[in-house]
Context: one part of a larger RNA
RNA sequence: UUGGGCGUAAAGCGCGCGCAGGCGGAUAUGUAAGUCAGAUGUGAAAUCUCGGGGCUCAACCCCGAAACUGCGUCUGAAACUACUUAUCUAGAGUACUGGAGAAGAAGGCGGAAUUUCGCAUGUAGGGGGUAAAAUCCGUAGAGAUGCGAAGGAACCACCAGAGGCGAAGGCGGCCUUCUGGACAGUCACUGACGCUGAGGCGCGAAAGCGUGGGGAGCAAACAGGAUUAGAUACCCUGGUAGUCCACGCCGUAAACGAUGACAACUAGUUAUGGGAGGUAUUGAUCCCUUCCGUGACGUAGCUAACGCAUUAAGUUGUCCGCCUGGGGAGUACGGUCGCAAGACUAAAACUC
Repeated sequence: UUGGGCGUAAAGCGCGCGCAGGCGGAUAUGUAAGUCAGAUGUGAAAUCUCGGGGCUCAACCCCGAAACUGCGUCUGAAACUACUUAUCUAGAGUACUGGAGAAGAAGGCGGAAUUUCGCAUGUAGGGGGUAAAAUCCGUAGAGAUGCGAAGGAACCACCAGAGGCGAAGGCGGCCUUCUGGACAGUCACUGACGCUGAGGCGCGAAAGCGUGGGGAGCAAACAGGAUUAGAUACCCUGGUAGUCCACGCCGUAAACGAUGACAACUAGUUAUGGGAGGUAUUGAUCCCUUCCGUGACGUAGCUAACGCAUUAAGUUGUCCGCCUGGGGAGUACGGUCGCAAGACUAAAACUC
C1' cells in the first nucleotide's frame, strides 16, 4: 500500500518503435457474459444488533426476531459495457498537387585564416608575453614584409534572426546522388484500421575504451617561469593523450521546458517562420480570412508563493513511469551487462 502527489519542496524513464495488457468514434440489428429485477435453494450453531425473559442487579444464561451485505439454479429486462452482423465518416491512414527546411547518409569541390618549410627583402639592448616580469625564440639572421609549397582541422566570416529542421541526442560553406519526416491545398480513396504501452528492441552529447590511420590549431597529464607564507592553482612559455577519420564498444549528463504521451474544451493583444484563399493594385506591397509552427504579454482559472495561462502548471478523459522524512546511499551484497572504466537493478544495521 486507503489516499495525496510529481515546473522550483521527494517524485516524468534521455528519446523513440512496439508484442502482451488497459482504454477506445457514429447509426441500426441480434445475443445476454458483465449489469439490473423477481422467484427459489443455501448461507450450521455460537457471536453481533433489536424485542422479551431468568439468576436480588450486572457479568452470565434462555427464547424470539433480524441479519449473515455471499453463492447456486430458474424466469425476465436490454439502457450501458461486451460480443455478432450490417452501414457511416467527424478519429486514423492513403492518393494527387505544391512550396519550406543547419533532418540523415555517401561522394566530390572551394575560399579566408593558423602552423611548418623553402626563396627573397631587411636588421636588432630585437621578438614574444604580462598587472609587472621571467622561462621561451633571435646575429647559425629571428620578428616584420612579399612570393611559393605542404598539411590538418574548423568553420565555414557575411547570410544569421526571440529564424529553421529533427523523437531526443543534435544539425550551419557549395554541388551531386540516395533516404526520412512535417506542412498546405484538393476532399478523390480506405472505413475505426485508433491511443497508451509493463517487458523487449533501437537511437543516444561529451568524456572514456579497443584496432588501424591522421595530427595544423587547441590542450587534461606533465615540465619550466611567475605569483604566494605556501601555490601540487588562477597568469605565462612549452607540451603528450585527446580533440579528427574508419570500424567496434561504452550508455551516462543541470540528456532541462528541471514540465510523460494522446485527445477534447476554455478571452484576447502582439511579433515572427512556412503555406492557402480574398479585396485593392500594372507590380512591388499593404490589408482581411484561414491552417501549421516559434516567441513575448495577458483574462478567467490554477498555484504555498514564484509564476503558468489555447505551446497550461486551467477544466476533463485514457494509458504508462515515478514519489512517500534527513543521513547511511544511489552505497553494500547478489544478479545482469561491459575489454576495462563502470552502468543498471537495489537494501539493512545504526543515527537525527
Predicted 3D model of a 352-nucleotide part of an RNA (small-subunit ribosomal RNA, central domain) from an uncultured delta proteobacterium. Model confidence (mean pLDDT): 83 of 100.